RNAcentral holds the sequence, with entries from ENA. The RNA shown here (transfer RNA) has 72 nucleotides and comes from a Pseudomonadota bacterium. It matches the Rfam family "tRNA". It is annotated as a transfer RNA. Gene Ontology term of the family: triplet codon-amino acid adaptor activity. Its mean pLDDT, the model's own confidence on a scale to 100, is 85. Taxonomically the source falls in Pseudomonadota (Bacteria, Pseudomonadati).
RNA sequence: GCGCGUGUAGCUCAGCGGUAGAGCAGCACUCUUAUAAAGUGAAGGUCGCAGGUUCGAAUCCUGCCACGCGCA
Numbered sequence: 001g002c003g004c005g006u007g008u009a010g011c012u013c014a015g016c017g018g019u020a021g022a023g024c025a026g027c028a029c030u031c032u033u034a035u036a037a038a039g040u041g042a043a044g045g046u047c048g049c050a051g052g053u054u055c056g057a058a059u060c061c062u063g064c065c066a067c068g069c070g071c072a
Stems, first nucleotide, its partner, number of pairs: 001071007010024004018055001027041004048064005
């Protein structure tokens, strides 16, 4: 330099055009003498960045950035 893949909550990941979700962690509450376990609830996101297509984009297209793999 070229090709392919990945980028979504603090962490691990889902979501494949129609209002962004789960598990774990953290917080509050219930339970307990207390802790743990268990249960309930709430919170937490400019979907890597910038453009484009579309009535509508995390999702499709283009460029760039970071990381990984391969080729040279």